[in-house]
Context: one part of a larger RNA
RNA sequence: GAUUGAACGCUGGCGGCAGGCCUAACACAUGCAAGUCGAGCGAGAAAGCACUUCGGUGUGAGUAGAGCGCGGACGGGGGAACGGGUGAGUAACGCGUAGGAAUCUACCUAGUAGUGGGGGACAACCAGUGGAAACGCUGGCUAAUACCGCAUACGCCCUACGGGGGAAAGAGGGGGAUCUUCGGACCUCUUGCUAUUAGAUGAGCCUGCGUCGGAUUAGCUAGUUGGUGGGGUAAAGGCCUACCAAGGCGACGAUCCGUAGCUGGUCUGAGAGGAUGAUCAGCCACACUGGGACUGAGACACGGCCCAGACUCCUACGGGAGGCAGCAGUGGGGAAUAUUGGACAAUGGGCGCAAGCCUGAUCCAGCCAUGCCGCGUGUGUGAAGAAGGCCUUAGGGUUGUAAAGCACUUUCAGCGAGGAGGAAAGGUUGUUGGUUAAUACCAUUGUCUAAUGACGUUACCUACAGAAGAAGCACCGGCUAACUCUGUGCCAGCAGCCGCGGUAAUACAGAGGGUGCGAGCGUUAAUC
Numbered sequence: 001g002a003u004u005g006a007a008c009g010c011u012g013g014c015g016g017c018a019g020g021c022c023u024a025a026c027a028c029a030u031g032c033a034a035g036u037c038g039a040g041c042g043a044g045a046a047a048g049c050a051c052u053u054c055g056g057u058g059u060g061a062g063u064a065g066a067g068c069g070c071g072g073a074c075g076g077g078g079g080a081a082c083g084g085g086u087g088a089g090u091a092a093c094g095c096g097u098a099g100g101a102a103u104c105u106a107c108c109u110a111g112u113a114g115u116g117g118g119g120g121a122c123a124a125c126c127a128g129u130g131g132a133a134a135c136g137c138u139g140g141c142u143a144a145u146a147c148c149g150c151a152u153a154c155g156c157c158c159u160a161c162g163g164g165g166g167a168a169a170g171a172g173g174g175g176g177a178u179c180u181u182c183g184g185a186c187c188u189c190u191u192g193c194u195a196u197u198a199g200a201u202g203a204g205c206c207u208g209c210g211u212c213g214g215a216u217u218a219g220c221u222a223g224u225u226g227g228u229g230g231g232g233u234a235a236a237g238g239c240c241u242a243c244c245a246a247g248g249c250g251a252c253g254a255u256c257c258g259u260a261g262c263u264g265g266u267c268u269g270a271g272a273g274g275a276u277g278a279u280c281a282g283c284c285a286c287a288c289u290g291g292g293a294c295u296g297a298g299a300c301a302c303g304g305c306c307c308a309g310a311c312u313c314c315u316a317c318g319g320g321a322g323g324c325a326g327c328a329g330u331g332g333g334g335a336a337u338a339u340u341g342g343a344c345a346a347u348g349g350g351c352g353c354a355a356g357c358c359u360g361a362u363c364c365a366g367c368c369a370u371g372c373c374g375c376g377u378g379u380g381u382g383a384a385g386a387a388g389g390c391c392u393u394a395g396g397g398u399u400g401u402a403a404a405g406c407a408c409u410u411u412c413a414g415c416g417a418g419g420a421g422g423a424a425a426g427g428u429u430g431u432u433g434g435u436u437a438a439u440a441c442c443a444u445u446g447u448c449u450a451a452u453g454a455c456g457u458u459a460c461c462u463a464c465a466g467a468a469g470a471a472g473c474a475c476c477g478g479c480u481a482a483c484u485c486u487g488u489g490c491c492a493g494c495a496g497c498c499g500c501g502g503u504a505a506u507a508c509a510g511a512g513g514g515u516g517c518g519a520g521c522g523u524u525a526a527u528c
Stems, first nucleotide, its partner, number of pairs: 001528004006524005013375006019368002021333001026331003030328003036077002048059004085286003094211007103203002108199008116150001118148002125140006156165003170191006178185002212258003219249003224246008261283004265276004288309005311322004339365001341364003347361001348359004378408004388399004412469001414464001416462001418460001422455001426449002429446002432443003472517005477498003483512005493500002
């Protein structure tokens, strides 16, 4: 000199953009953060109306698209493995980079072949019953895209090449003939389901090289190193196991100890290098502590399960409940770090045919000079060089065109009016194409035309008024730009280094003046 996720002191007008627990991976009250599908399935109201013995009954209706208006408990599917947080652990194939072969991959894309015919249950519900609660138990009824056989098998899997094995589920819209038990069958379109191939995407595994300090750590290793058989995994492999052999690593630093998430990057520097890893992005690890598996395409799973432990809470003492390193917020720690805010309008995600629902992701707003950038706090004129202050050799000098005065301007703030963009998807009616018995349906592309904005009193533009509302901080001995007076008297004090202060201190304290920076300035800490 540059820099910072900074803090402290004094001061503080506005805006834009960014950033904001670096400490206790300490403990957490409260609310919200993952739901969705009735176009898989059973069950199933109410208003209204009528009757009434005023208790209800029937209808509405096995309907809920339309007027009023409720639930989604239950069983089923997809999701919940994404998104969000933190950096404790980890010196490691964890990360970075370059390669590799023995693998899996839901949803998506393209292709091929199918989607036949049966069965038995279990919830919800009903009846009973246990418990303070959490939560159960027994009996009975029932549906399915839930579950299980059978049939079939292009391709698929196993094979000793003879053969053997294995699948499925329906739902919604429309409809001219024909049949009909009047439910429908049937046809067709859309969507789903099964098997398999290829792709895409994502993931698992292996290897070369690189990746902090300590030798006051020199030897380390028994599944250890290799082989064979077997097991296991989606998959190679001591990954596991039995047997056999005795290997393997190490001064090119093994082992041990300490420290640490890694990278793109960031800061500094002419560079080489040094330091660092906040925000943003990629990877990894973790989710009260330790262990374990289940489900699933995918987890050994932050807001899932089980066991153990510590802690907190409820209890009828028998037993139960919990996990903010999600967003806010609280206590605590600390020099120190924000609102228990708004909206799904946009972008993205989950589910759904869709309408839509959910989304503390996200988009916004609030707080903080924490940083960077921009703007303002007036402009011109004005010598009687006013008054006052300070200094003085008492003549004067300086503050100083500074002020006052005069003439102007109105950025920003204030107040009033106007006012973009962030909005695209839809519907309608045509075109073209696919399909069909079909003017249903689906896709495509034009015309016309609606609705949807948290931010928001938006950005921006403009009227009005009046210099009106807006300057401080540090320093002045040398380094280092800037000097005098008074007080003090080795005292009080200053100090980054050298050093000042013991009676004329440009070094302490105050004042006048000056210098530097400026909504900041200085100090402390840290890095180059």